[in-house]
RNA sequence: CUCAUCCAGAGGGGUGGAGGGAACGGCCCUGUGAAGCCCCGGCAACCAUCUCGAUGAUCCACGCUCGGCCGCUCGUCACCGCGAUCCGCGGGCCCGGCCGGUGAGGCCAUCGCGGGACUGGUGCCAACUCCGGCCUGCUGCCAACCGGCAGCGGGAGAGAUGAG
Numbered sequence: 001c002u003c004a005u006c007c008a009g010a011g012g013g014g015u016g017g018a019g020g021g022a023a024c025g026g027c028c029c030u031g032u033g034a035a036g037c038c039c040c041g042g043c044a045a046c047c048a049u050c051u052c053g054a055u056g057a058u059c060c061a062c063g064c065u066c067g068g069c070c071g072c073u074c075g076u077c078a079c080c081g082c083g084a085u086c087c088g089c090g091g092g093c094c095c096g097g098c099c100g101g102u103g104a105g106g107c108c109a110u111c112g113c114g115g116g117a118c119u120g121g122u123g124c125c126a127a128c129u130c131c132g133g134c135c136u137g138c139u140g141c142c143a144a145c146c147g148g149c150a151g152c153g154g155g156a157g158a159g160a161u162g163a164g
Base pairs, nucleotide, nucleotide: 001164002163003162004161005160006159011040012039013038014037015036019029020028021027024132025131026130041125042124043123046121047120048119050115051114052112053111054110055109056108059106060105062103063102064101066100067099068098069097070096071095075093079091080090081089082088083087129158134155135154136153137152138151139150140149141148142147
């Protein structure tokens, strides 16, 4: 700098000894012990990891009484068409290759207010990010030219956390 989230959730002990809630204004927490540090515990699911589903693309190895093309080979008849009359020509049948179509897998990517939480990297464990400021919608009141106040919202800004 970019993106996502921020009305959920989760605390004890030791140490320490006066602050803390980012700043400002409020309002709170705090000697029934603040911050900091240590130990243990927990929450959560951002990343890693496991898993389910949907969608998509390419690749991998396959399948197909699918289509096209090429080559080779077996023979020629029981197949088809044409000429013809017992013969000829072409196709097809068999094998291989290539291209395409299609089916179901594997792998990958994206998505889901998906699921799990053993393990790893963080984070977090008073109050919605504790509330507010700047812009704005609705409602009510004051009586207001501009407006002011209150309640309920939306957005911006700032901040926090994660990932890059």